[in-house]
Context: one part of a larger RNA
RNA sequence: CGCUGGAAGUUUGAGGGGUUCUGCUUUUAGUACGAGAGGACCAAAGUGGACGAACCUCUGGUGUAUCUGUUGUCGUGCCAACGGCAGCUGCAGAGUAGCCACGUUCGGAAGGGAUAAACGCUGAAGGCAUCUAAGUGUGAAACCCUCCCCAAGAUGAGACUUCCCUGACCUUGAGUCAAUAAGGAACCAGAGAGACUAUCUGGUCGAUAGGCCGCGGAUGCAAGCAUGGUAACAUGUUCAGUCCAGCGGUACUAAUCAUCCGAACGG
Numbered sequence: 001c002g003c004u005g006g007a008a009g010u011u012u013g014a015g016g017g018g019u020u021c022u023g024c025u026u027u028u029a030g031u032a033c034g035a036g037a038g039g040a041c042c043a044a045a046g047u048g049g050a051c052g053a054a055c056c057u058c059u060g061g062u063g064u065a066u067c068u069g070u071u072g073u074c075g076u077g078c079c080a081a082c083g084g085c086a087g088c089u090g091c092a093g094a095g096u097a098g099c100c101a102c103g104u105u106c107g108g109a110a111g112g113g114a115u116a117a118a119c120g121c122u123g124a125a126g127g128c129a130u131c132u133a134a135g136u137g138u139g140a141a142a143c144c145c146u147c148c149c150c151a152a153g154a155u156g157a158g159a160c161u162u163c164c165c166u167g168a169c170c171u172u173g174a175g176u177c178a179a180u181a182a183g184g185a186a187c188c189a190g191a192g193a194g195a196c197u198a199u200c201u202g203g204u205c206g207a208u209a210g211g212c213c214g215c216g217g218a219u220g221c222a223a224g225c226a227u228g229g230u231a232a233c234a235u236g237u238u239c240a241g242u243c244c245a246g247c248g249g250u251a252c253u254a255a256u257c258a259u260c261c262g263a264a265c266g267g
Stems, first nucleotide, its partner, number of pairs: 001153001005164007015150004021049007033038001051107005059101004066094005071086006111145003118138004165266001166178004170173001183261003187203005208254003211250005216244004224237005
């Protein structure tokens, strides 16, 4: 921009894409078969491999949020306590959320249609025979559906539900102009989203983010003081202190007020 008034939502599915794998064990059954050795079809159940999708409860990885330890050096006047740098984490030990696999769950099941090779029924040409010539049946991981995803720009532009509907002017037209409706945008707080955009949540009739409170979680016992020790240090106060991306609350702070677009019953 189109889809023939303007919107919000829910859909149909033309068409397209994806999937399509397979082992072993057990039962049937040591049965059928076979002199024996051996040893099934059919049918049923269980358990795996590879592949794929989703997810993070468990296990594990990362985790330049975080907590702790520590070396050298510089600084905060000194002690103590802290901070900077040593890579764009100084090094090291842990590690929530998120992301992930080595983890968990699920999938390729069943069924229908029309068939291939093949097997048939009836059956002539050709008194017989013949699956074929007329007619008709069975039959495969292949084909078309069934399962999953996209999908009405499918210009052939579909369907359903709901919402909205005034004036002015003239040259009277599918006319022009204006302010609005339903609704939308912009702006702002953001994340289940994200390069930007888009999407989604929220904007005081409010839990959208921050703060605060509680829960949960990480680290691992702060500073100060006291006691013991010449001291390094240890012990007590202290499962402390510090911190969080998670969960639940709470309007304290910021989403203020204003703005713009947008039809006229629809040839």

The prediction has a mean pLDDT of 88. Predicted 3D model of a 267-nucleotide part of an RNA (large-subunit ribosomal RNA, domain VI) from a Spirochaetota bacterium. The source organism's lineage runs through Bacteria, Pseudomonadati and Spirochaetota. Rfam family: Bacterial large subunit ribosomal RNA. The sequence was found in a public genome assembly.